[in-house]
Context: one part of a larger RNA
Molecule: large-subunit ribosomal RNA, domain II
Organism: Hallangia proporoides
RNA sequence: AACUCUGUUGUUGAUCCACGCGGCUUUACCUGACCCGUCUUGAAACACGGACCAAGGAGUCUAACACUUUCGCAAGUCACAGAACGAUUUGUAAGUUCUUGGGCGAAAUGAAAGUAAUUAGAGGUGAUAAUGCUGUUGUGGCAAUUGGCAACCUCGGGCGGCUGAAGACUUGUCUUUGGACCGACCUUUAGCGGAAGUGUUAGGACCCGAAAGAUGGUGAUCUAUGCCUGGGCAAGGUGAAGCCACGGGAAACCAUGGUGGAAGCCUGAAACGGUUCUGACGUGCAAAUCGAUCGUCUGACCUGGGUAUAGGGGCGAAAGACUAAUCGAACCAUCUAGUAGCUGGUUCCCUCCGAAGUUUCCCUCAGGAUAGCGGGCGUUCAUGACAGUUUUAUCAGGUAAAGCGAAUGAUUAGAGGAAUUGGGGAUAUUUCUUCCUCAACCUAUUCUCAAACUUUAAAUUGGUAAGAUGCAUUUGUUACUUUAUUGAACAAAUGCGUUGAAUGUGAACGCCCAGUGGGCCGUUUUUGGUAAGCAGAACCGGCGAUGCGGGAUGAACCGAAAGUUCAGUUAAGGCGCCAAACCAAGCACUCAUGAGAUACCACAAAAGGUGUUGAUUGAUCUUGACAGCAGGACAGUGGCCAUGGAAGUUGGAAUCUGCUAAGGAGUGUGUAACAACUCACCUGCCGAAUCAAUCAGCCCUGAAAAUGGAUGGCGCUUGAGGGCUUGGCCUAUACUGGACUGUGGCUUCAGUGUUUAGCCACAAGUAGGAGGGUGUGGUGGUCGUGAUGAAGCAUAGCCACGUGAGUGGAUGUGGAACGGCCUCCAGUACAGAUCUUGGU
Numbered sequence: 001a002a003c004u005c006u007g008u009u010g011u012u013g014a015u016c017c018a019c020g021c022g023g024c025u026u027u028a029c030c031u032g033a034c035c036c037g038u039c040u041u042g043a044a045a046c047a048c049g050g051a052c053c054a055a056g057g058a059g060u061c062u063a064a065c066a067c068u069u070u071c072g073c074a075a076g077u078c079a080c081a082g083a084a085c086g087a088u089u090u091g092u093a094a095g096u097u098c099u100u101g102g103g104c105g106a107a108a109u110g111a112a113a114g115u116a117a118u119u120a121g122a123g124g125u126g127a128u129a130a131u132g133c134u135g136u137u138g139u140g141g142c143a144a145u146u147g148g149c150a151a152c153c154u155c156g157g158g159c160g161g162c163u164g165a166a167g168a169c170u171u172g173u174c175u176u177u178g179g180a181c182c183g184a185c186c187u188u189u190a191g192c193g194g195a196a197g198u199g200u201u202a203g204g205a206c207c208c209g210a211a212a213g214a215u216g217g218u219g220a221u222c223u224a225u226g227c228c229u230g231g232g233c234a235a236g237g238u239g240a241a242g243c244c245a246c247g248g249g250a251a252a253c254c255a256u257g258g259u260g261g262a263a264g265c266c267u268g269a270a271a272c273g274g275u276u277c278u279g280a281c282g283u284g285c286a287a288a289u290c291g292a293u294c295g296u297c298u299g300a301c302c303u304g305g306g307u308a309u310a311g312g313g314g315c316g317a318a319a320g321a322c323u324a325a326u327c328g329a330a331c332c333a334u335c336u337a338g339u340a341g342c343u344g345g346u347u348c349c350c351u352c353c354g355a356a357g358u359u360u361c362c363c364u365c366a367g368g369a370u371a372g373c374g375g376g377c378g379u380u381c382a383u384g385a386c387a388g389u390u391u392u393a394u395c396a397g398g399u400a401a402a403g404c405g406a407a408u409g410a411u412u413a414g415a416g417g418a419a420u421u422g423g424g425g426a427u428a429u430u431u432c433u434u435c436c437u438c439a440a441c442c443u444a445u446u447c448u449c450a451a452a453c454u455u456u457a458a459a460u461u462g463g464u465a466a467g468a469u470g471c472a473u474u475u476g477u478u479a480c481u482u483u484a485u486u487g488a489a490c491a492a493a494u495g496c497g498u499u500g501a502a503u504g505u506g507a508a509c510g511c512c513c514a515g516u517g518g519g520c521c522g523u524u525u526u527u528g529g530u531a532a533g534c535a536g537a538a539c540c541g542g543c544g545a546u547g548c549g550g551g552a553u554g555a556a557c558c559g560a561a562a563g564u565u566c567a568g569u570u571a572a573g574g575c576g577c578c579a580a581a582c583c584a585a586g587c588a589c590u591c592a593u594g595a596g597a598u599a600c601c602a603c604a605a606a607a608g609g610u611g612u613u614g615a616u617u618g619a620u621c622u623u624g625a626c627a628g629c630a631g632g633a634c635a636g637u638g639g640c641c642a643u644g645g646a647a648g649u650u651g652g653a654a655u656c657u658g659c660u661a662a663g664g665a666g667u668g669u670g671u672a673a674c675a676a677c678u679c680a681c682c683u684g685c686c687g688a689a690u691c692a693a694u695c696a697g698c699c700c701u702g703a704a705a706a707u708g709g710a711u712g713g714c715g716c717u718u719g720a721g722g723g724c725u726u727g728g729c730c731u732a733u734a735c736u737g738g739a740c741u742g743u744g745g746c747u748u749c750a751g752u753g754u755u756u757a758g759c760c761a762c763a764a765g766u767a768g769g770a771g772g773g774u775g776u777g778g779u780g781g782u783c784g785u786g787a788u789g790a791a792g793c794a795u796a797g798c799c800a801c802g803u804g805a806g807u808g809g810a811u812g813u814g815g816a817a818c819g820g821c822c823u824c825c826a827g828u829a830c831a832g833a834u835c836u837u838g839g840u
Stems, first nucleotide, its partner, number of pairs: 035050004051840006059346001061203013076104003080101002082098004108115002121155005128147004132142003156187003159183003162179008206345002209342001213335006224309009233299001235267003238263001242259004247254002271296003276292002279290002311327001313323002348773006358371001360369003372516002374513008385505003389502002391466006401456001402454002408450003413445001415443003420440007470496009480487001519543004524538005548559003563740007573730003576714003582727001584726004589721001596716001607701003611698010628685005634658003640652002664679001668677002741763007774829001776826003780822006792813004798809004
């Protein structure tokens, strides 16, 4: 400021046409964009679950306790029990009333027997009220006095216990008095009952999931073994004993030929078995079969029927084999929804706040409790208090650095030493002779060091203080203190009067509870380790829990943190094209027969280069250098020694003189030795710079690996490369401004409240907490819809509203029920669980 009515004026206006804009949807192209859920420091992962659809599918209920909110009554309260009444019909129930009990509370303390809070409490802080002064149109302002809520603090008194002393008498009790001791005590009173919420515990306890354990039964039609009683086993071979004949022999007996038909004997069919092909088959004919091959085949043989042995038991020519496709302990039912600190899953929306991986303890290390960190609900105040900051003052410290001509310890080098000690030597009168020398040692110096050395000694850091609960004066008390009414502590009165550094800011307190308790990365400091994308610490910052711009790519790096939008400007990083923005400008550098190209970062070294560039130092040079061309390069002398030889030039020692412009007793080639050539050196021509060493820029070498390959790609060379400098431009959800949404707070005219209008700040988020909503099934109430068509279903391409969960309409289908609002109750919301069932 607005709210309601009337009038006047103005504006807008149904429908149609034109134009413009928008919503939804589809397709094409460009740009961005990895698959969800999950455990995890970290998942797009070569980590696990997931073909698709429908329906079902997981924090529930009971009890106890704690706290919060709310309702009833209140020193009490409660249907806890009992009794009576109790609709309409029989009886009850809901409900009502009554009474005595009971629970909790109203009294504590003590182990207990027991005893048990007298009459008035005092002070401090303190919202606020009254009074006073002052000012304004009005809301106000000021300081003081008085009364002082709640709560907290200090003191006193009381009760119980413990303990000391004194007294009394009935001798085990009482009274008085004291204590600096103990109490969940009183003075100073709040509970009981109902409801809801949150949390904890016990219960199946959010859902699914073991390996196990126990009790009672059922099985020997499979198979193991025993017993009883039955059945079965071609043909051939070998040829034991016994017997016969004949021969030999004195005999015992032996030999030969027959006969005979024994045997866990041989070959082998049936039968039983099951070796090899590691054959066939391997969604088979078959949850063990088929073919060939193979083993045994008168025996410990094969087999029918009956019977016996039963689960910690049987049976076993023993393989842990077999015990009904099950055996290192069968099968069935029950205890049982067994337990699981372990795995997996756990269902709608929006808004606000928002973690931890650390401490201590635990038969603790895959887990808990405890503190910390987080949320919610409050209480009391508000200009006093507070602070991850600075200043001032004052304490604490022994790291960095420094030091070792300071202590301790280590350590290099010489120098000087009277005495002392040891080793060696000379002399030698044999003595601690004298002397020399090497060490030790001493003295003054010198070089280099220390986590467990230090005189010295930072920076950073930590504690305390910077006032009213203060300061001062006076008086008083005391068993402490002093020589002392001296001091100290405390008390009372009075005075001073908010100022006792800066900066910033609203503070302080209480109750309840969640999650977490695997961490990881970066700079700096730092321990172990050869090192590590290794292990372990500290401070700070990040990721985890977080998107955005940049680093091509990327958890952590650089920039910067985010409501929905429009415009402008930047950060980091860029500006040849991919790809937005100057093949911008200036200065030099670099040529690579494997150039180079941007921090973290995706590597390269020692060592080299007469590639090129720059610099430093030292030389040479118009008295003519360096380089080039030309001339000379002689004599003593074939120097001396050595040698088979050595004449400048195998080797050794020495290395002069003369003439010269200059020429080594010789720099190389050469010869058997000479010779010859050449160089140093000098000169002529020429005419201006030249030489050496070192340093460091770019470039090159050093530089070898397995699919073809990566300055991100193309490509780029007075760059689009490396270095330096200067402008312009591009661009983030950052900054600035505008609009809107939400959350929190403030103002809005006497007061209170609601609107309205306006102002300020804020807006990320996993685990987790809180608030408010949406939807489903039903209860009670109320208002409605529906055959003129309810619900349901469809619209992978309809419309509107809402931030959203969702809601309303439209069209089609459908054919009988359904909805809004208020209230209450809950078997209430699915994408996942190798989820369950069905379908495809």